Transfer RNA from a Candidatus Micrarchaeota archaeon, 75 nucleotides, folded computationally.
[in-house]
Order: sequence, then C1' cells, then structure tokens
RNA sequence: GCUCCUCUCGUCUAGCCUGGUCAAGGACACAGCCCUCUCAAGGCUGAAACUCGGGUUCAAAUCCCGAGAGGAGCA
Repeated sequence: GCUCCUCUCGUCUAGCCUGGUCAAGGACACAGCCCUCUCAAGGCUGAAACUCGGGUUCAAAUCCCGAGAGGAGCA
C1' cells in the first nucleotide's frame, strides 16, 4: 500500500442478512425495597448502550458513503 472482518448499557451479548411491534431485550455486576435477629441466597423494582459524520427513506442499531478504533491476510 491492497483486500477482508468487527464496533450496541460497567462487562458479555440478542436484534443487523429480510428497515417499522411497548421505553432497543437478556445475563452478570450496581442501586433501592421485600424477606431474615443479621449476612448470604431468593423475590420485586430501577439506572445504564446502538463508535462518529453524512446520505437514502414516511421511517435507520439495521441499507449506502466517508472517518475513527481494533483485528486478520497479502505485498
């Protein structure tokens, strides 16, 4: 230099191919409450994310273009 892959709550991840369903779902962690003499366990509730910019569209996490970060291969 060329080609390809990945990027979503604190962490891991579903959803992306095939655009539309509540407040983008789940697990762990965290906070509050219940339970308990207390703790753990258990139950309930809550906060928390689509890497960035632009485009297409009535509508974009999802499609297209560019950028960034990480990774693989070739030279």

Rfam family: tRNA. Rfam describes the family as follows. Transfer RNA (tRNA) molecules are approximately 80 nucleotides in length.